[in-house]
Context: one part of a larger RNA
RNA sequence: CUGGGUGUAAAGGGAGCGCAGGCGGCCAUGCAAGUCAGAAGUGAAAACCCACGGCUUAACUGUGGGACUGCUUUUGAAACUGUAAGGCUGGAUUCCAGGAGAGGUAAGCGGAAUUCCUAGUGUAGCGGUGAAAUGCUUAGAUAUUAGGAAGAACACCGGUGGCGAAGGCGGCUUACUGGACUGGCAAUGACGCUGAGGCUCGAAAGCGUGGGGAGCAAACAGGAUUAGAUACCCUGGUAGUCCACGCCGUAAACGAUGAAUACUAGGUGUUGGGUCCGAUUAAGGAUUCAGUGCCGCCGCAAACGCAGUAAGUAUUCCACCUGGGGAGUACGUUCGCAAGAAUGAAACUC
Numbered sequence: 001c002u003g004g005g006u007g008u009a010a011a012g013g014g015a016g017c018g019c020a021g022g023c024g025g026c027c028a029u030g031c032a033a034g035u036c037a038g039a040a041g042u043g044a045a046a047a048c049c050c051a052c053g054g055c056u057u058a059a060c061u062g063u064g065g066g067a068c069u070g071c072u073u074u075u076g077a078a079a080c081u082g083u084a085a086g087g088c089u090g091g092a093u094u095c096c097a098g099g100a101g102a103g104g105u106a107a108g109c110g111g112a113a114u115u116c117c118u119a120g121u122g123u124a125g126c127g128g129u130g131a132a133a134u135g136c137u138u139a140g141a142u143a144u145u146a147g148g149a150a151g152a153a154c155a156c157c158g159g160u161g162g163c164g165a166a167g168g169c170g171g172c173u174u175a176c177u178g179g180a181c182u183g184g185c186a187a188u189g190a191c192g193c194u195g196a197g198g199c200u201c202g203a204a205a206g207c208g209u210g211g212g213g214a215g216c217a218a219a220c221a222g223g224a225u226u227a228g229a230u231a232c233c234c235u236g237g238u239a240g241u242c243c244a245c246g247c248c249g250u251a252a253a254c255g256a257u258g259a260a261u262a263c264u265a266g267g268u269g270u271u272g273g274g275u276c277c278g279a280u281u282a283a284g285g286a287u288u289c290a291g292u293g294c295c296g297c298c299g300c301a302a303a304c305g306c307a308g309u310a311a312g313u314a315u316u317c318c319a320c321c322u323g324g325g326g327a328g329u330a331c332g333u334u335c336g337c338a339a340g341a342a343u344g345a346a347a348c349u350c
Stems, first nucleotide, its partner, number of pairs: 004321003007304002012318001014201004021194003025088003029084003033081002035077008048066007091191001092188003095184004103177007110154001114150008125136002162169002206247006215241002220236004258317006266295012299306002323350003332343004
C1' cells in the first nucleotide's frame, strides 16, 4: 500500500450548516474529450519467451520469430461517461388549507413546600442513628396558629407519550420565532446526495465581571464506626448550584450502531393526520401517510443478537481501525485568562 473491517473484539467524528471535491433521475438530438475498432509510423541493440543450430553436454552462444501490453498520426463507431442545446415529472423545493407538539427566545403571573423574621398559645425536651454522640433548647426550642420576607424547583396530569440536528426541553399566560406532518396535486423543472478544510451549536463541572443565595452541597470542621477510617452514617458548612454578559469545548456527548437512496414475509401496541364503513352523541372497524415500541421469518452474525427504525440486499460520499503496555504520554504547533483542549510519536518492553 492492498485485501479486510468499525453494536459488544482495535475502529462512526458530540451534532448541524456548508465552499472545494466525489457521485448523481427519465426521454430524444448533436459533438466526439474519455471509451472501442481498423490502418500506418515508432517502440535501438542486448536482455525476456518460443523454435532450430554451434562448442562431447551444460552454462555460454548464433539465426529466425514473438513480445515490447506504450506513444503519435489517421479513418471510423456512438452504447456508456462527458459536453452542448431541447423536453419531462417520479427526486428536490415552493404555494394553498389544516391539525399536533416540555422546539427556541423574552416578559409577566400562580399555588404547594422549605428556610428565616415578628407576634400568640404552650412546656421540656427536640433532632439524629444500627446504636449513639456532636448540634438546637428555660435568653422558652420542637409542636401549633396568624402575618411577613426570600430564593429555587414546578406534585398530580405524565405515558418504552410528544418536540428538537445533537446537547437537551415539563406550572400558567402573552409576544416574537424555527422545524416536522397531513391533504390539495396548483407552481418551478434535477434546482439533488455526501462533504476534507471552514463556520455554528454543544450536558455537567470549571473560569472572568457584576448580582443573588431559600434548600442542597465538593472543600473544611466536629461526632460516630473502626486495628486505623484522610471514607461509608450523623450534625454543621464555604465555593458552587440560580440570573446577566463573556469564555471553556469536553462526557459511557450511547442506539457504545455516520449521512442519503432503493428493495426485501408477517403479527401486535402507541402518537399526529387523511379516506372509507358503521353510527348520528357515538363506541368501534378497515385502509393510507409520517413517527415511536415490542415480537418474529428470509438473510446476516464468532456468538449475543439484528431483523422495513437492519447489524439484510445494493449504490454514493465522509470519518475511523491495524497486537498489549509505553500513551492519549513526550516534543513541536494551534487555541485558551487559567484549568486545560486539539493534533500526536519514539526508544524500550511483553